Predicted 3D model of a 72-nucleotide RNA (transfer RNA) from Chelydra serpentina.

């Protein structure tokens, strides 16, 4: 320098056009000798940034940024 992949909750990841979910973690109640275990509930996301298409975009298109792999 070039091809490609990925970017969604604190972490690991789902989600192929109609207002985003799980597990772990965190708060609170109950349980308990116990802040362990178990159980019930709750909070937490401008979906990497900017533009375009569309009635409507996490999803499709373009550019950029970051990380990773490969080639040279």
């Nucleotide at each position: 320098g070039g091809c490609g992949a990925u970017g969604u909750a604190g972490c690991u990841c789902a989600g192929u056009g109609g207002u985003a979910g799980a597990g772990c973690g965190c708060c609170u109640g109950c349980u308990c000798c116990g802040c362990a275990u178990g159980u019930a509930u709750g909070a937490g996301a401008u979906u990497c940034u900017g533009g375009g298409u569309u009635c409507a975009a996490u999803c499709c298109c373009c550019a950029g940024c970051a990380u990773c792999u490969c080639c040279a």

Its Rfam family is "tRNA". The family's RNA type in Rfam is transfer RNA. Gene Ontology term of the family: triplet codon-amino acid adaptor activity. Its mean pLDDT, the model's own confidence on a scale to 100, is 83. The RNAcentral record of the sequence draws on Rfam. NCBI's taxonomy places the organism under Eukaryota, Teleostomi, Amniota, Cryptodira, Chelydra.